Annotation:
RNAcentral holds the sequence, with entries from MGnify. The RNA shown here (Lysine riboswitch aptamer) has 173 nucleotides and comes from uncultured Ferdinandcohnia sp.
RNA sequence: GGUAGAGGUGCGGUAAAUAAGAGUAUACUAUGUGAGGAUGACAACGGUGAUCAUAGUUGAAAGGAUUUUCCGCCGAAGCAAAAAUUGACAGGUCAAUGUUAUUUUUGUUGGGGUUGCCUUGAAAAAGGGUAACACUGUCAUUAUAGAAUUUAUUUCUAUAAUGGAGGGCUACU
Numbered sequence: 001g002g003u004a005g006a007g008g009u010g011c012g013g014u015a016a017a018u019a020a021g022a023g024u025a026u027a028c029u030a031u032g033u034g035a036g037g038a039u040g041a042c043a044a045c046g047g048u049g050a051u052c053a054u055a056g057u058u059g060a061a062a063g064g065a066u067u068u069u070c071c072g073c074c075g076a077a078g079c080a081a082a083a084a085u086u087g088a089c090a091g092g093u094c095a096a097u098g099u100u101a102u103u104u105u106u107g108u109u110g111g112g113g114u115u116g117c118c119u120u121g122a123a124a125a126a127g128g129g130u131a132a133c134a135c136u137g138u139c140a141u142u143a144u145a146g147a148a149u150u151u152a153u154u155u156c157u158a159u160a161a162u163g164g165a166g167g168g169c170u171a172c173u
Base pairs, nucleotide, nucleotide: 001173002172003171004170005169008074010073011072012071013070015068016067017066018065027057028056029055030054031053032052036045039095040094041093042092077109078108079107080106081105082104083103084102085101087100088099089098090097110136111135113133114132115131116130117129118128119127120126138164139163140162141161142160143159144158145157146156147155148154
């Protein structure tokens, strides 16, 4: 260098069902109001009633979640910044703004959990970030005990303490 593996409430994705979203948004009718409404401009719509409020009727969806199934895996994957496609969506066009998809580069996190704070979210769900706490896997060092044989600053196992990081660890080549 290559191949194959391990950590476990392990990571990511697909499909279906279910709950929630929500009796919410939307649409229609009636009453009242009376000229604007949507980020800006233009066009269009609007006294044949914009917008808003009340009442009635109608009535979704997206993202996210749980369960099951299947797939890919162990920097699995996530996060931050920059760049590219100048991509997509957000009322007809343009602009602005916001969200988001793919790829590349750099940096960062071993893994899952609990709690606090911040943020996204309809949410007492869940996600992301951050800090602390213990747990867990791995390697190194030290100590103790046992076993083995090469009787040695040896190897292995178990326990304990300390420390490190996945560009790591183990096995084979």

The organism belongs to Ferdinandcohnia, within Bacteria. Its Rfam family is "Lysine riboswitch aptamer". Rfam 15.1 lists 3,224 matches to the family in 1,923 species.